[in-house]
Molecule: Fluoride riboswitch aptamer (crcB RNA motif)
Organism: Candidatus Zixiibacteriota bacterium
RNA sequence: UUUUUUUUUGGUGAUGGAGUUCGCCUCUAACCGCUAUGAUAGCUGAUAACUCCUACUGCAAA
Numbered sequence: 001u002u003u004u005u006u007u008u009u010g011g012u013g014a015u016g017g018a019g020u021u022c023g024c025c026u027c028u029a030a031c032c033g034c035u036a037u038g039a040u041a042g043c044u045g046a047u048a049a050c051u052c053c054u055a056c057u058g059c060a061a062a
Stems, first nucleotide, its partner, number of pairs: 010025004016053006033043004
């Protein structure tokens, strides 16, 4: 100096908060939705998964 492994810490999983579980990455990274397209247009969802709350949307009732 390079590579590998372990430990610790941190970050992250398409828009908010909390709990639990799981995955990925190690700052040169993980991650940053999908479809068609020349330009552009369209679609789903507040979760990675489960539960609750908040926001948004649709329907019905008071």